[in-house]
Context: one part of a larger RNA
RNA sequence: UGACGGGGACCCGCACAAGCGGUGGAUGAUGUGGUUUAAUUCGAUGCAACGCGAAAAACCUUACCCACCUUUGACAUGUACGGAAUUUGCCAGAGAUGGCUUAGUGCUCGAAAGAGAGCCGUAACACAGGUGCUGCAUGGCUGUCGUCAGCUCGUGUCGUGAGAUGUUGGGUUAAGUCCCGCAACGAGCGCAACCCUUGUCAUUAGUUGCUACGAAAGGGCACUCUAAUGAGACUGCCGGUGACAAACCGGAGGAAGGUGGGGAUGACGUCAAGUCCUCAUGGCCCUUAUAGGUGGGGCUACACACGUCAUACAAUGGCCGGUACAAAGGGCUGCAAACCCGCGAGGGGGAGCUAAUCCAUCAAAGCCGGUCGUAGUCCGGAUCGCAGUCUGCAACUCGACUGCGUGAAGUCGGAAUCGCUAGUAAUCGUGGAUCAGCAUGUCACGGUGAAUACGUUCCCGGGUCUUGUACA
Numbered sequence: 001u002g003a004c005g006g007g008g009a010c011c012c013g014c015a016c017a018a019g020c021g022g023u024g025g026a027u028g029a030u031g032u033g034g035u036u037u038a039a040u041u042c043g044a045u046g047c048a049a050c051g052c053g054a055a056a057a058a059c060c061u062u063a064c065c066c067a068c069c070u071u072u073g074a075c076a077u078g079u080a081c082g083g084a085a086u087u088u089g090c091c092a093g094a095g096a097u098g099g100c101u102u103a104g105u106g107c108u109c110g111a112a113a114g115a116g117a118g119c120c121g122u123a124a125c126a127c128a129g130g131u132g133c134u135g136c137a138u139g140g141c142u143g144u145c146g147u148c149a150g151c152u153c154g155u156g157u158c159g160u161g162a163g164a165u166g167u168u169g170g171g172u173u174a175a176g177u178c179c180c181g182c183a184a185c186g187a188g189c190g191c192a193a194c195c196c197u198u199g200u201c202a203u204u205a206g207u208u209g210c211u212a213c214g215a216a217a218g219g220g221c222a223c224u225c226u227a228a229u230g231a232g233a234c235u236g237c238c239g240g241u242g243a244c245a246a247a248c249c250g251g252a253g254g255a256a257g258g259u260g261g262g263g264a265u266g267a268c269g270u271c272a273a274g275u276c277c278u279c280a281u282g283g284c285c286c287u288u289a290u291a292g293g294u295g296g297g298g299c300u301a302c303a304c305a306c307g308u309c310a311u312a313c314a315a316u317g318g319c320c321g322g323u324a325c326a327a328a329g330g331g332c333u334g335c336a337a338a339c340c341c342g343c344g345a346g347g348g349g350g351a352g353c354u355a356a357u358c359c360a361u362c363a364a365a366g367c368c369g370g371u372c373g374u375a376g377u378c379c380g381g382a383u384c385g386c387a388g389u390c391u392g393c394a395a396c397u398c399g400a401c402u403g404c405g406u407g408a409a410g411u412c413g414g415a416a417u418c419g420c421u422a423g424u425a426a427u428c429g430u431g432g433a434u435c436a437g438c439a440u441g442u443c444a445c446g447g448u449g450a451a452u453a454c455g456u457u458c459c460c461g462g463g464u465c466u467u468g469u470a471c472a
Stems, first nucleotide, its partner, number of pairs: 001472002003469003007466007015456002019420005026311008034302002042053002064297007073127001077126002079123005086103001089100004107116003129286002132284003138280002140275003143271001145269001150189006156165003169180003195263004200231007209221003213218001234257001237251005313413001317372007330359002334353002339348003379410001384405007426448007
């Protein structure tokens, strides 16, 4: 100087408390451990691994296993030789592959011969190739403490020195934010602001949008909206407190008030944190195999244990009928309307739309009416049987969905434990990415819309000062 303390003082955070809803019990989904297996590919492991890499494992993916094959190789460059590229059909085989066969002669230079570019094939060698090892050799990227308020430097001064001072102190702040003081005076990286979005208004611009006009055509751009520019909030004004300061408390005006809400933004560093399987890369290793291809299987196993979710256990509800209101995003081998068929998944159909025009698109919870009457039920839907639909070479291992039947556990969950402070929690539906098909995951969108915070004694984490130390 740090680090640590079941030392002290001060301060902060959904850290506790006050509340609301969960997890832990049930069934299912998913990930992990374990076990099993020919293989169940690999990585991630307290917080900070476990709906994580994976924004889609039937084949492919795929790295694993079995079998069958290839060896200058699926891919790159160089040399030599031959041939245009390309293309038709047949046979063997699970396929990769092997064998036979048909058509074909382009482009540039040149009169021609020929040469060249590109592509294909053959041969040999330099070499290719490796999701093989090492993240404790690395780059890059990322997590975490933590959006916590800290981390440093120059000159000066003090100290033999390590170092100190500044950065401590008195106030204040979300903040090393600002003010005052001070052997310090300044400065840098952080904080804040600049950026995006949302909330108000004005101006400009009105088609596909809107409608104070019109039956329509049309007119108009006020309103809604769209999208560009600008204004607006600064403790600016008033009162009080304060040290005449910084600031705090209350008020006015205002759409908005003290950082208005949200996002992006992550200092010096810590964890030899994570990643050699995104990529790049040193070293080591394999080179008829640890490389490459194909078919099939596996990653989907199942006594069990854990994490994260979904659905429930019902009447603030289930079912039936009627009825209302969104936002955001998507659509060309794409979204697909009307209409017809089917109980339905879906099928036929193909208008319109390269989209403020058309489509998916009826949002659902809500509201109105009816029924059920506390029951393992008209709750709950697992499981199983039968019959189907769709995608796709192909749904057996191993897809999603539909109809009929079946109708399990479950009556609110021990110890323990998680999230959340406002348009939040809770609850309701909608869309996107991935994607042939497949969403209870994830990312976004809007609808309805609470309760509580006395307070900082305690638990956890963090910051500043101080103190002790046999630690560095």
Small-subunit ribosomal RNA, 3' major domain from Hydrogenophaga palleronii, 472 nucleotides, folded computationally. Rfam family: Bacterial small subunit ribosomal RNA.